[in-house]
């Protein structure tokens, strides 16, 4: 810089109090064992492989490089629109992942 970000997929061992990115608020989660580390398994299909092609892409695959496996990136914060309040909705910012 570009693309994606409401889909999908968990068991075991060590460990021992926090965790859901940061700030604030809310809401969750955790001694029926959080974070972290390891093993195995799985999900997905960004890179990748094959085929077709109007060269834009489409379909199939999963050996390898990553990523991921509570809750929408847990929700809100800034801007627009709708609404009498609560609120709903679209976008931006920020973050995450890949190339």
């Nucleotide at each position: 810089u570009u693309a994606u970000u409401a889909a999908g997929a968990a068991a075991g061992g060590c460990a021992g109090a926090g965790g859901g990115a940061a700030u604030a608020g809310a809401c969750c989660u955790g001694a029926u064992g959080a974070a972290g580390c390891c093993u195995u398994a799985g999900c997905a299909a960004c890179c990748c492989u094959u085929u077709a092609u109007u060269u834009g892409u489409a379909a199939a695959g999963a050996a390898g490089g990553u990523g991921c496996u509570a809750c929408a990136u847990u929700c809100u914060a800034c801007c627009g629109c709708a609404g009498u309040u609560u609120u709903g909705u679209g976008g931006a910012c920020a973050g995450a992942u890949a190339a």